[in-house]
Predicted 3D model of a 673-nucleotide part of an RNA (large-subunit ribosomal RNA, domain II) from Petrimonas sp. The coordinates come from a structure-prediction model, not an experiment, and the mean pLDDT is 84. The RNAcentral record of the full RNA draws on ENA. Its Rfam family is "Bacterial large subunit ribosomal RNA". Gene Ontology terms of the family: ribosome and structural constituent of ribosome.

Context: one part of a larger RNA
RNA sequence: UCCUACGAGUUAACGUCACCGGCCAGGUUAAGCGAUUCAGUCGCGGAGCCGAAGCGAAAGCGAGUCUUAAUAGGGCGCUUAGUCGGUGGUGUUAGACGCGAAACCAAGUGAUCUACCCAUGGUCAGUUUGAAGGUUGGGUAACACCAACUGGAGGAACGUACCGGUAUACGUUGAAAAGUGUUCGGAUGAACUGUGGGUAGGGGUGAAAGGCUAAUCAAACUUGGAGAUAGCUCGUACUCCCCGAAAUGCAUUUAGGUGCAGCCUCGGGUGAUUUCUUUUGUGAGGUAGAGCGACUGAUUGGAUGAGAGGGCUUCACCGCCUAUCGAGUCCUGACAAACUCCGAAUGCGCAGAAGAUUAUCCCGGGAGUGAGGGCGCGGGUGCUAAGGUCCGUGUCCGAGAGGGAAAGAACCCAGACCAUCAGCUAAGGUCCCCAAAUAACAGUUAAGUUUAAUGAACGAAGUCAGAUUGCAGAGACAGCUAGGAUGUUGGCUUGGAAGCAGCCAUUCAUUUAAAGAGUGCGUAACAGCUCACUAGUCGAGGAGUUUGGCGUGGAUAAUAAUCGGGAAUAAACUGUAUACCGAAGCUAUGGAUUAAUGGUAGGGGAGCAUUCCGGUCUGCAGUGAAGGUGUGGGAUAACCCAUGCUGGAGCGUCCGGAAAAGCAAAUGUAGGA
Numbered sequence: 001u002c003c004u005a006c007g008a009g010u011u012a013a014c015g016u017c018a019c020c021g022g023c024c025a026g027g028u029u030a031a032g033c034g035a036u037u038c039a040g041u042c043g044c045g046g047a048g049c050c051g052a053a054g055c056g057a058a059a060g061c062g063a064g065u066c067u068u069a070a071u072a073g074g075g076c077g078c079u080u081a082g083u084c085g086g087u088g089g090u091g092u093u094a095g096a097c098g099c100g101a102a103a104c105c106a107a108g109u110g111a112u113c114u115a116c117c118c119a120u121g122g123u124c125a126g127u128u129u130g131a132a133g134g135u136u137g138g139g140u141a142a143c144a145c146c147a148a149c150u151g152g153a154g155g156a157a158c159g160u161a162c163c164g165g166u167a168u169a170c171g172u173u174g175a176a177a178a179g180u181g182u183u184c185g186g187a188u189g190a191a192c193u194g195u196g197g198g199u200a201g202g203g204g205u206g207a208a209a210g211g212c213u214a215a216u217c218a219a220a221c222u223u224g225g226a227g228a229u230a231g232c233u234c235g236u237a238c239u240c241c242c243c244g245a246a247a248u249g250c251a252u253u254u255a256g257g258u259g260c261a262g263c264c265u266c267g268g269g270u271g272a273u274u275u276c277u278u279u280u281g282u283g284a285g286g287u288a289g290a291g292c293g294a295c296u297g298a299u300u301g302g303a304u305g306a307g308a309g310g311g312c313u314u315c316a317c318c319g320c321c322u323a324u325c326g327a328g329u330c331c332u333g334a335c336a337a338a339c340u341c342c343g344a345a346u347g348c349g350c351a352g353a354a355g356a357u358u359a360u361c362c363c364g365g366g367a368g369u370g371a372g373g374g375c376g377c378g379g380g381u382g383c384u385a386a387g388g389u390c391c392g393u394g395u396c397c398g399a400g401a402g403g404g405a406a407a408g409a410a411c412c413c414a415g416a417c418c419a420u421c422a423g424c425u426a427a428g429g430u431c432c433c434c435a436a437a438u439a440a441c442a443g444u445u446a447a448g449u450u451u452a453a454u455g456a457a458c459g460a461a462g463u464c465a466g467a468u469u470g471c472a473g474a475g476a477c478a479g480c481u482a483g484g485a486u487g488u489u490g491g492c493u494u495g496g497a498a499g500c501a502g503c504c505a506u507u508c509a510u511u512u513a514a515a516g517a518g519u520g521c522g523u524a525a526c527a528g529c530u531c532a533c534u535a536g537u538c539g540a541g542g543a544g545u546u547u548g549g550c551g552u553g554g555a556u557a558a559u560a561a562u563c564g565g566g567a568a569u570a571a572a573c574u575g576u577a578u579a580c581c582g583a584a585g586c587u588a589u590g591g592a593u594u595a596a597u598g599g600u601a602g603g604g605g606a607g608c609a610u611u612c613c614g615g616u617c618u619g620c621a622g623u624g625a626a627g628g629u630g631u632g633g634g635a636u637a638a639c640c641c642a643u644g645c646u647g648g649a650g651c652g653u654c655c656g657g658a659a660a661a662g663c664a665a666a667u668g669u670a671g672g673a
Stems, first nucleotide, its partner, number of pairs: 001673006011094013026050003032044005054061002064076004097235002100232001104225006115199009124189001126158003129154001133150006162186003167182004201217001203213003238607006248261005262369002264366006274359001275356009289342001290340002296336002301331004307325002309322004372397010402413003417591004422587003428581003431566003437578001440576005450568002458553002462550008471541001479537005485510003490504003516531001520529002592597001608662001610659006617652001619651002627646008
């Protein structure tokens, strides 16, 4: 993992609602008693219960009553339908759909493991060190003291047995539910150990680790209370048909639970201008926008500048000045969720009309939901971050299949009753993979840009189209030839400064076709090269500015790369006008259904199968039942029918009844593979 068997809304009592039946202002018996059958049925039994009258705290009154001073008003009632039984839905109480805790309590069983204690025994190779004391000698007045020898102490040293378990490797479905190898600690002691005995579960024992207390310990094990409880997780078994949600509000020791409401379903009632849509009319409102010499605030630049500060002056007053601050006024610009002189579109209320038609509303039975999510639009929050979060509004997913977007819950198209080798379209496509244009016309791109969503600021004689300003046959632009001079080395500065370090300025004037008191290079300074400017040559357009299209650089990501791929210069991009393909859409034909019939939670309806019972077919069966295994056929499904082989004794149809009544899942249980 598979197969087979087993495996979860039951039973009882009491409510409540619906349907069916009996009797009806009544309905009904319970225990018990009698009779009797194969099987529990008939009769008696009226105790009791429900209903027929209510109101009030009660006395009490009574179709009324209570309140009250009230004959007022108000509250609850009255003008009648119940009751008994059956079936089903659901509630309550019980284990109450099944399995599942960690725990709590009681009574017992354990110290053959292990902790500590008691009694009585046992064990510790070998080697080393050499305490006290002693003896002899020296020494002292006597001691002290010194030396040698002797001696044999020690929670002494090294190291077996024994006890332990430091480090590391292996082992990790092991050889082993704690071991093995190497290494290491203690090894005459607070040592180790045999045997017998003691302490018991909120208790023991503990050189203390919450350790140990029989592979179990922050409270052992066994049995019982016990089916503890589980707002939690998992599972919950045949078919078809109809409808079909919610993830919201309020509250909650409440937030993953629950109550009420909302939304779904079934039955009954009402069936009305009740509901919905469109349109017309009429209302309320302060959003978007806009505006602010209309308020409250905020606010750009300029002009003027009361007043203030500072400076000068003065004995003081006066007065003058200002790179300061600044009211008010004028011009100018612009802002606001908690500003408004204004002010939409939508939406909403009411009324009329038209259409849809019961969709609305009321009563009752049954629910589920109360974790929602994406996308568009309007906002809050956040960073105008998030596949973020919180509202509103719409939509889809949820509970929605089909086609497109390579692939994808919610993006685009489109809502699947069934069948068909029929047709037309949507989105999207039409070179090949791959159905359909290697189609048409006009352009663009040269970057494989692109054919996938997204690429910035900024840079650039890319290229196409447009707008616009100068120049140009009296010759433009570019190139080439020639000139590019004089006062003058302008003045100042400087060691020098001569067009070209720097400063100054009527940067002038002259000769000219033209030539700056000089555009750049260069020199120590000159020199030299060059430019502006001019002439000649040449012979037709040329120089800018600006707008738009497509390209270009900017361009960097973690396992080789790539538009889905091949590949393409169109099969890329822009525009125009056609054809075709393309879905479970629409159409066509046939069929089912009460219905135009997608569907999770969920509500409702109709059936199939299994086991047993009563009746029935005066059913089937050794001329072969059930069961097993094949074959053929039927039905919208659960399933049913016929038959071959096997099997060897029971089994079925129809009408009813009753359930231990259907398995794919529960890390389900048992057996097998």